[in-house]
Molecule: transfer RNA
Organism: Deltaproteobacteria bacterium CG11_big_fil_rev_8_21_14_0_20_45_16
């Protein structure tokens, strides 16, 4: 230096151009003589980043950062 992947919730992943989701975690309640477990609820997001195209972008196009992977 060149090629090819990844980037969403605190992690680990969804998501056909048309309401952003789901597990674990957290928090509440319930059950318990307590804890655990279980069951039922909250809550939590500038979809790395900066444009562009569309009525409507996580999703398509262009630049850029971070990463990992091959190649030299």
């Nucleotide at each position: 230096g060149c090629u090819g992947a990844a980037g969403u919730a605190g992690c680990u992943c969804a998501a056909u151009g048309g309401u952003a989701g789901a597990g674990c975690a957290a928090c509440g309640c319930a059950u318990u003589c307590g804890u655990a477990a279980u069951g039922c609820g909250u809550a939590g997001g500038u979809u790395g980043u900066g444009g562009g195209u569309u009525c409507a972008a996580g999703u398509c196009c262009c630049g850029u950062c971070u990463u990992c992977a091959g190649c030299a």